[in-house]
RNA sequence: GUGGGUGUAGCUCAGUGGUAGAGCGUGUGCCCAGCACACACAAGGUCCUGGGUUCAACCCCCAGCACCUCCA
Numbered sequence: 001g002u003g004g005g006u007g008u009a010g011c012u013c014a015g016u017g018g019u020a021g022a023g024c025g026u027g028u029g030c031c032c033a034g035c036a037c038a039c040a041c042a043a044g045g046u047c048c049u050g051g052g053u054u055c056a057a058c059c060c061c062c063a064g065c066a067c068c069u070c071c072a
Base pairs, nucleotide, nucleotide: 001071003069004068005067006066007065010024011023012022013021018055026042027041028040029039048064049063050062051061052060
């Protein structure tokens, strides 16, 4: 320099047009002499950024940014 991929909760990741989710973690409750486990509940999101298409976009299109990777 060129091709491809990834970007969603604190972490690891689902979600391929119609209300943004799971596991782990965190907090509270319950339990216990106390702790842990289990159980219940809760908090936590500018879906990388900016445009476009659409009645409606995490999802489709364009550009950009960051990271990973093939080739040179």